[in-house]
A computed fold for a 73-nucleotide RNA from a Candidatus Uhrbacteria bacterium, annotated as transfer RNA.
It matches the Rfam family "tRNA".
Its mean pLDDT, the model's own confidence on a scale to 100, is 82.
């Protein structure tokens, strides 16, 4: 320099172009316990990387750029 794939909550991942973007962990609370942990119960969680474009409507598709990874020279 070229191809490819990825970017979504603190993390790890979901999420047919259409209901308010969700799970699981974690994290605060209460309940068990002397107590701690387990375990139950409730809470708590997003600028969907940025910047436009298409649509009635974008996490989704189409441009550019940032970041990361693999593969080739």
């Nucleotide at each position: 320099g070229g191809g490819c794939c990825c970017g979504u909550a603190g993390c790890u991942c979901a999420a047919c172009g259409g209901u308010u973007a969700g799970a699981g962990c974690g994290c605060a609370g209460a309940g068990c316990u002397u107590a701690u942990a387990c375990c139950u119960c409730u809470g708590u969680g997003g600028u969907u990387g940025c910047a436009g474009g298409u649509u009635c409507g974008a996490u989704u598709c189409c441009u550019g750029c940032c970041g990361g990874g693999c593969c080739u020279a």